[in-house]
Context: one part of a larger RNA
RNA sequence: CUGGGCGAAGCGUGCGCAGGCGGUUCGGAAAGAAAGAUGUGAAAUCCUGAGAGCUUAACUUUGGAACUGCAUUUUUAACGACGAGCUAGAGUGUGUCAGAGGGGAGGUGGAAUUCUUUGCGUAGCAGUGAAAUGCGUAGAUAUGCGGAGGUAAAGAACAGCGGCGAAGGCAGCCUCCUGGGAUAACACUGACGCUCAUGCACGAAAGCGUGGGGAGCAAACAGGAUUAGAUACCCUGGUAGUCCACGCCCUAAACGAUGUCAACUAGCUGCUGGGGCCUUCGGGCCCCGGUAGCGCAGCCAACGCGUGAAGCUGACCGCCCUGGGAGUGUUUACACGCAAGAUUAAAAACUC
Numbered sequence: 001c002u003g004g005g006c007g008a009a010g011c012g013u014g015c016g017c018a019g020g021c022g023g024u025u026c027g028g029a030a031a032g033a034a035a036g037a038u039g040u041g042a043a044a045u046c047c048u049g050a051g052a053g054c055u056u057a058a059c060u061u062u063g064g065a066a067c068u069g070c071a072u073u074u075u076u077a078a079c080g081a082c083g084a085g086c087u088a089g090a091g092u093g094u095g096u097c098a099g100a101g102g103g104g105a106g107g108u109g110g111a112a113u114u115c116u117u118u119g120c121g122u123a124g125c126a127g128u129g130a131a132a133u134g135c136g137u138a139g140a141u142a143u144g145c146g147g148a149g150g151u152a153a154a155g156a157a158c159a160g161c162g163g164c165g166a167a168g169g170c171a172g173c174c175u176c177c178u179g180g181g182a183u184a185a186c187a188c189u190g191a192c193g194c195u196c197a198u199g200c201a202c203g204a205a206a207g208c209g210u211g212g213g214g215a216g217c218a219a220a221c222a223g224g225a226u227u228a229g230a231u232a233c234c235c236u237g238g239u240a241g242u243c244c245a246c247g248c249c250c251u252a253a254a255c256g257a258u259g260u261c262a263a264c265u266a267g268c269u270g271c272u273g274g275g276g277c278c279u280u281c282g283g284g285c286c287c288c289g290g291u292a293g294c295g296c297a298g299c300c301a302a303c304g305c306g307u308g309a310a311g312c313u314g315a316c317c318g319c320c321c322u323g324g325g326a327g328u329g330u331u332u333a334c335a336c337g338c339a340a341g342a343u344u345a346a347a348a349a350c351u352c
Base pairs, nucleotide, nucleotide: 003321004320005319006318007303010317012202013201014200015199019195020194021193023086024085025084026083027082033075034074036073037072038071039070040069047064048063050062051061052060053059089192090189091188092187093186094184095183096182097181101178102177104176105175106174107173108172114148115147116146118144119143124135125134163170164169207248208247209246210245211244212243216242217241221237222236223235224234259316260315261314262313264311267294268293269292270291271290272289273288274287275286276285277284278283298305299304325352326351327350331346332345333344336341
């Protein structure tokens, strides 16, 4: 070194250079591989139920074996290289279709909260388990007609274990730009593929910088309660923030706690997108894609998973090997960040 694993040990997600791996047929070659033979592989050393010599041994010595190598020759099924093809992988064109996929700009609509002019109107309103703080005779709440603001707030019903997206995520309506996907029948390219260390890009919320905006909500904060106390839960207020533009931050129970791709392996029931055939026009049968619930075999320590696998195999990457927890993700180092801090590496040292 060879090992066993990852639904608690799968990187948050994708793209992708190097690397690894790679469909099918033919051809000649023979890098690698394999095979026997031949040559060589100095001696010594090492080995040797074979001997010899010192009484034996160590030791010395004869012979053998070995020196796992190199060269020549032979072979070409498989791997690799070269050449010529193929179409089952992959992709392109044409048609059709579904969708909160993304982005900008423009347009547009309604409901509601808040504030406000004014009318009506009078003593309460609000709030709670019960209250109080709070608001109200300077006329509140309730109610009617207007206005303002947030268009740079949020999108009820429709709404669905419905849809779309690589993930994060995405929802009023119309328009513009744009990505991906499914399916049908043909045509075309002809392995163009899969996975990817480093790298690049995206990446909820909170947070940060500059400038706006600020209706509602609301960390902090203030007050009222509760309580033994109450730095809380409840109530009344309320600032950052939440929103927009640009730039950072790069983390989440970023979860399906399940890496990506491919082949194979009983069925049944929904939902969703497309298509084919039949039809008595009610519908029925079948194919492809997505999604949810059961379940055979199989797997699993069990729970459970079960054609969307955690089954059975292959390719490549990532990670773990830790008795359970806490101090604590602390300390140190390099590079990143405005900061907050984050990532990686090391020993998980020290203490309980």